[in-house]
This is a predicted structure of a 164-nucleotide RNA (Lysine riboswitch aptamer) from uncultured Eubacterium sp. Its mean pLDDT, the model's own confidence on a scale to 100, is 81. The sequence is in RNAcentral, with records from MGnify. Lineage of the source: Bacteria > Bacillota > Clostridia > Eubacteriaceae > Eubacterium.
């Protein structure tokens, strides 16, 4: 130098069915002596459509009434840059076009050893969860210091073991 095998721990991620939440929400039907000039997509712009007072849309009442994403536990599978995030390229979905946001794939392009707690911000229905930034203690690993207890510092393209 190359290859193989391992370790960290509430360890990481995918999939599956059930469950709770979403929500008595969106939506649909009927009614309305209420309101009403604007309204229609996740947001914005352009275009298009509906309506312009015999009322589009909204509210209220009655009846019916979802779903997606996300979630905790369980099972099973793959694993220890497991994985996550950002950027770029390509593609997708959304009434038309453009842009953003969203979803998927790729890249040794960059950052992060790991889980946890706190604060702020974003996504989100959410006091769930996830992500980012900052901070705290803990934990594993290596280096240095130390008689020791322990201390300081670094990063996973690292560390340990074996083989060539």
């Nucleotide at each position: 130098a190359a290859g193989u095998a391992g370790a960290g721990g509430c360890g990481c991620g995918a999939c599956a069915g059930a469950c709770a939440u979403g929500a008595g929400u969106a939506u649909c039907a009927c009614a309305u002596g209420c309101u009403g000039a604007g309204g229609c997509a996740c947001u914005g712009a352009c275009a298009g459509c509906c309506a312009a007072a015999c009322c589009a849309g909204g509210g209220u009442g009655u009846g019916a009434g979802a779903a997606a994403g996300g979630g905790g536990a369980u099972g099973c599978c793959g694993c220890c840059g497991a994985a996550g995030c950002a950027a770029a390229a390509c593609g997708g979905a959304c009434c038309g076009u453009c842009a953003g946001a969203c979803c998927g794939u790729u890249u040794c392009u960059g950052c992060u050893g790991g889980g946890u707690c706190u604060g702020c911000a974003g996504u989100g229905a959410a006091g769930a969860a996830c992500u980012g930034c900052a901070g705290g203690a803990c934990u594993g690993u290596c280096a240095c210091c130390g008689c020791a207890a322990g201390g300081u510092g670094g990063a996973g393209u690292g560390c340990u073991a074996c083989u060539u």